[in-house]
RNA sequence: GGUCGUGUGGCGCAAUGGUUAGCGCGUCAGACUUCGAAUCUGGAGGCUGUGGGUUCGAAUCCCAUCUCGAUCU
Repeated sequence: GGUCGUGUGGCGCAAUGGUUAGCGCGUCAGACUUCGAAUCUGGAGGCUGUGGGUUCGAAUCCCAUCUCGAUCU
């Protein structure tokens, strides 16, 4: 340098172009407990790497670019 893939809360992952982007862990608060652990309930935390385009509508499709990875030379 070429090709392919990856990027979504603090972490790990989901989501057929159509509801307010969900789940687990973590975190915070409450219940329970003599106190804690476990368990249960609830909350906060994302404008989906960046910039454009297509569309009535984009995490999803297209283009460019950046990051990381694989492979070829």